[in-house]
The prediction has a mean pLDDT of 84. Small-subunit ribosomal RNA from an uncultured bacterium, 1379 nucleotides, folded computationally. The sequence is in RNAcentral, with records from ENA and SILVA. It matches the Rfam family "Bacterial small subunit ribosomal RNA". Rfam links the family to the GO terms structural constituent of ribosome and ribosome.

RNA sequence: CCCUUAGAGUUUGAUCCUGGCUCAGGACGAACUCUGGCGGCGUGCUUAACACAUGCAAGUCGAGCGGGCGGAGGACUUCGGUCCAAAGCUAGCGGCGGACGGGUGAGUAACGCGUGAACAAUCUGUCCCAGACAGGGGGAUAACAACCUGAAAAGGUUGCUAAUACCGCAUAAGACCACGUUCUCGCAUGGGAAUGAGGUAAAAGGAGCGAUCCGGUUUGGGGUGAGUUCGCGUCUGAUUAGCUAGUUGGUGAGGUAACGGCCCACCAAGGCGACGAUCAGUAGCCGAUCUGAGAGGAUGACCGGCCAUAUUGGAACUGAGACACGGUCCAAACUCCUACGGGAGGCAGCAGUGGGGAAUAUUGGGCAAUGGGCGAAAGCCUGACCCAGCAACGCCGCGUGAGGGAAGAAGGUUUUCGGAUUGUAAACCUCUGUCCUAAGGGAAGAAGGAAGUGACGGUACCUUAGGAGGAAGCCCCGGCUAACUACGUGCCAGCAGCCGCGGUAAUACGUAGGGGGCGAGCGUUGUCCGGAAUGACUGGGCGUAAAGGGCGUGUAGGCGGCCUGUUAAGUUAGAAGUGAAAGUCCUGCUUUCAAGGUGGGAAUUGCUUUUAAUACUGAUGGGCUUGAGUGCAGAAGAGGUAAGUGGAAUUCCCAGUGUAGCGGUGAAAUGCGUAGAGAUUGGGAGGAACACCAGUGGCGAAGGCGACUUACUGGGCUGUAACUGACGCUGAGGCGCGAAAGCGUGGGGAGCGAACAGGAUUAGAUACCCUGGUAGUCCACGCGGUAAACGAUGAAUACUAGGUGUGCGGGGACUGACCCCCUGCGUGCCGCAGCUAACGCAAUAAGUAUUCCACCUGGGGAGUACGAUCGCAAGGUUGAAACUCAAAGGAAUUGACGGGGGCCCGCACAAGCGGAGGAACAUGUGGUUUAAUUCGAUGAUACGCGAGGAACCUUACCCGGGCUCGAACGGCAGAUGAAUAACUCAGAGAUGGGUUAGUCUUCGGACAUCUGUCGAGGUGCUGCAUGGUUGUCGUCAGCUCGUGCUGUGAAGUGUCGGCUUAAGUGCCAUAACGAGCGCAACCCUUGCCGUUAGUUGCCAUCAGGUUAAGCUGGGGACUCUAGCGGGACUGCCACCGCAAGGUGUGAGGAAGGGGGGGAUGACGUCAAAUCAGCACGGCCCUUACGUCCGGGGCGACACACGUGUUACAAUGGUGGGUACAGAGGGAAGCUACCUGGCGACAGGAUGCAGAUCUCGAAAACCCAUCCCAGUUCGGAUUGGAGUCUGCAACCCGACUCCAUGAAGUUGGAUUCGCUAGUAAUCGCGCAUCAGCCAUGGCGCGGUGAAUACGUUCCCGGGCCUUGCACUCACCGCCCGUCA
Repeated sequence: CCCUUAGAGUUUGAUCCUGGCUCAGGACGAACUCUGGCGGCGUGCUUAACACAUGCAAGUCGAGCGGGCGGAGGACUUCGGUCCAAAGCUAGCGGCGGACGGGUGAGUAACGCGUGAACAAUCUGUCCCAGACAGGGGGAUAACAACCUGAAAAGGUUGCUAAUACCGCAUAAGACCACGUUCUCGCAUGGGAAUGAGGUAAAAGGAGCGAUCCGGUUUGGGGUGAGUUCGCGUCUGAUUAGCUAGUUGGUGAGGUAACGGCCCACCAAGGCGACGAUCAGUAGCCGAUCUGAGAGGAUGACCGGCCAUAUUGGAACUGAGACACGGUCCAAACUCCUACGGGAGGCAGCAGUGGGGAAUAUUGGGCAAUGGGCGAAAGCCUGACCCAGCAACGCCGCGUGAGGGAAGAAGGUUUUCGGAUUGUAAACCUCUGUCCUAAGGGAAGAAGGAAGUGACGGUACCUUAGGAGGAAGCCCCGGCUAACUACGUGCCAGCAGCCGCGGUAAUACGUAGGGGGCGAGCGUUGUCCGGAAUGACUGGGCGUAAAGGGCGUGUAGGCGGCCUGUUAAGUUAGAAGUGAAAGUCCUGCUUUCAAGGUGGGAAUUGCUUUUAAUACUGAUGGGCUUGAGUGCAGAAGAGGUAAGUGGAAUUCCCAGUGUAGCGGUGAAAUGCGUAGAGAUUGGGAGGAACACCAGUGGCGAAGGCGACUUACUGGGCUGUAACUGACGCUGAGGCGCGAAAGCGUGGGGAGCGAACAGGAUUAGAUACCCUGGUAGUCCACGCGGUAAACGAUGAAUACUAGGUGUGCGGGGACUGACCCCCUGCGUGCCGCAGCUAACGCAAUAAGUAUUCCACCUGGGGAGUACGAUCGCAAGGUUGAAACUCAAAGGAAUUGACGGGGGCCCGCACAAGCGGAGGAACAUGUGGUUUAAUUCGAUGAUACGCGAGGAACCUUACCCGGGCUCGAACGGCAGAUGAAUAACUCAGAGAUGGGUUAGUCUUCGGACAUCUGUCGAGGUGCUGCAUGGUUGUCGUCAGCUCGUGCUGUGAAGUGUCGGCUUAAGUGCCAUAACGAGCGCAACCCUUGCCGUUAGUUGCCAUCAGGUUAAGCUGGGGACUCUAGCGGGACUGCCACCGCAAGGUGUGAGGAAGGGGGGGAUGACGUCAAAUCAGCACGGCCCUUACGUCCGGGGCGACACACGUGUUACAAUGGUGGGUACAGAGGGAAGCUACCUGGCGACAGGAUGCAGAUCUCGAAAACCCAUCCCAGUUCGGAUUGGAGUCUGCAACCCGACUCCAUGAAGUUGGAUUCGCUAGUAAUCGCGCAUCAGCCAUGGCGCGGUGAAUACGUUCCCGGGCCUUGCACUCACCGCCCGUCA
């Protein structure tokens, strides 16, 4: 001075972290899809270094030479011709050039390339400068001629000839060679200069009238180019660890321009390698290019430098230069010609062809420019080069119009039908002319002394005219990521970069409209960098996510204490050289701009040389003691090895006593035992292990070590400060140690005990349990080398608050064993700072720093395969890939769950009472059947449920017959005058036909029908699109919020803890303080009292009165009715308790601790139920999926289940007698009472729209009878006869009477309800309703029990806690096998 750092999606219910995958950016010699107007500048076989037809790409010089052709012109001429001969052309000899230019990247991991040095170890044609010289000779040979061979290519023999071709001789120095002398220099060999004598080697001429020019030879210098050597750098693999005989060096000789094992002879035995030799794979290298903030990473097209190469392999020749792309020879493969004998060829030059491939161009023009070769020059040659052609392949520029224009047109899309949008967009008006078309003009590029000379090209550019005319597409629109709707589709078709969309309302598929992005392009694919700090130098990690080696010892290596001297390798600063050009960047100029071109500068971070500095590091010298070690003095210890000793126990053997069992288990059995077990006593044998002490005690490097004694032996600690003087730390390889199991050989074998056997368990049980039992466990000597070998934490050093234990030492103080204080080394706990994703760690660090080693880089595949190596084997060590997934994972959080724990509750169990499950019937459901048996409800939470009442209707189902503005309703237009009623005919009816009667009006119309039209109608689908309502957990005690506080966060706290309660009820405590929805209370009802009011209720007192009766006057006392109040609050007492509260035969009280009952259902769960109660989005039907009618069905019946009723009888049945409710209903009704009927009921008749009239109890109680039986139980079923309702009781009603009299004798596994006015039992009422299949539902009262020790267990629930791989939440997740 310049430049400058971006993230996102995806693991989870949510969170933080780790970690991979994916995306947004840029780039390309690209390719592909769709599309395509113009110009400028670039670029264009990345694949087959595959094969090549054809043409061209290196020639030139006659001023080197002889000859040939040629013939202007001239001479002669016998006019036939002959001779001389210029220009020009030319095969050959000769010279220079074909080693440049151009192509390609096969090979090459190398001094090949890059960079910097060196050559005192070298060469250099042409070019430049300088010195010197060129005298005199000779012999050949192409061409040519003749002959010969061959198909050809080509060749041979003989003869003639020239040169700037070739060869001697002379001359020659400061050249060269060998030998001397002197001087001088350097960097080791050595170089340079001068000089002496000896030796060696030169030359060519040509042009010109000439001057002169071009050449020739030799020497030196310069320049250019080349060769060689060296330092440093230059891919991957160790599953490549050893390689090497010309190999390494020496001497001598050869060879080269030159050094050199370059080659050879001899001698020596070296040389390279863990700083990676050798081998294998891959690759031309660089300037640079792409990317990146940079450091880096990737690449090596075009342009430039170097190298290598020319069909493949080898070789030399010529030459200044080659081991030679368009030269030679040999070999090989291939192609071509052939007369078969033999020949020819080399596009990785420019075009072009075939082939390969996703893919890459014209067999073009010109030497005008630039450059090259030859030539004295003119000039010739030049597919180098300059141009043109093809290709959107890339970069850059331009255009496809501009301005105005609202009736916001039409059309499209959408719609809530109002509109919105496309959209100033179009139309229309006014302009412009870039590109385009036509015509005219018309360059620079050209440099020469003048003239002449342009492929591009009549191009660029300029002028004029014409006319908006000819010129827009591609991708995308769920998030990332800018951009949304409709329709179609229905886990199909399809999309997809990742996450993921699609199973009937898809912004994700397809289409359309609209929108977004870019734009002559746009997307896709591929590759590279980025993001990726995801290999981390800058810039990562390793307790639990992947990752510390099992432990030590120690080699190389790395790192290293204090003071001081020297040096200057590292380091720092300056200077010099170099770092080619182009490129990049900056800044000028230029093409009208830009891309592009061009001038200058910066930069090129590097290397080399040199000067200076000396703090640090290194090297080296001297010193020191604190690191380390030694000595001396002590104390502790399951440290190690070996030998010996001991007691307890198990087992076995012998003997005694003794008798029937022992043993074992959850329970058993196998097993042992009358041949005497087990038990018990005594004696003996043998092996293994060492109770108590014993302790987050001790020792050891780890593994590990536990009776006692002895011997040998390792380490650590304390004290002291005598000695050495940095001797240290770490440690790749190496070496050693290394639990258990295992292996080998030989012992040993009590107990235990893999394998194995038997018995059990079990669906099975190759297990867990039991009885046995072999290897093994033990010893000695070897092998093996692994473990959750763990503190899942490598070693060392230093530093950084404390507190409290414990083991072994030392010191101080004290009279003192204690106690106390200080200190060292171990071993634990708690804890601050700090660290950590969190958990946690925290002087024994996971803190702060330094050094060294090991290891990690998504999950699976897999610690597998292959290879190597070790091992007797088992196996160990080392250690991949294909393929596959978008995660795998760590820590913590909320829930749910647990055959986890703690506390608590509920008719949950238990204790009781009564039932269900067996029978018959009723009813609902499943199933089956059917034309239809309409539909829904389906664990708890469906099943006497929707339905509180299916003969028709209802009715939604089936069959048949009809209608289509429709069975009902609204609007508009038109027509008609009716509507309607009665009768009649056909018909099953709906309906149709006929007859008769029949309008109102204020004249506007009203009303009705018909026709047309816009709306209809649907119990059709979706309860998984919905509202509303409901069930259930559950009347369980919970569910939350604000603020604060804690945590990175999800979240936590509050709401936890203790006590208490029916209760998150309350009290206490408390980083929480408060609040809300729930609980409770307020509401209704019932129980007691008071008060007010007395009719239809009541009647004590008074009076009247009846057969009787509140019947009457009257009364408000009582009952009752129905309004308002009171009352209950642990208020009082005692005890317990801090309090809240609890307990009590307490007192009082009608009621006592919630008095009983009801209503009341938090946040939410079950995609729970209902589209058929209603409402409603979407979809579907419209002469039918709508609607009307008749009939049928919903009532079927082998069967299965649920809910009930009645029973099975004597606590009963039957007959007779007799008493007492409550709550309700009643007018198309309830009906007193009377009459008839056995009765259902019928006929009369009265009261009551009701505290007035009416419907009305049963069980109980009393008397009698039955006598345990299929009965005087039970009443199904069936026959007969009836009553009532109703249009109608066949399918398919209820009731009555007579007769009939089935099953059933208390019900298997299992299961339900209920804790008091409850269960049980008895009847009564009501709704619906013509009637009723009601034994159902909802209510009412009468009679009226038993039991609860208790919370172990079953079920459900609440709180706290714990584990978790669950979170669709255990009906979870997940593993294996099979399909």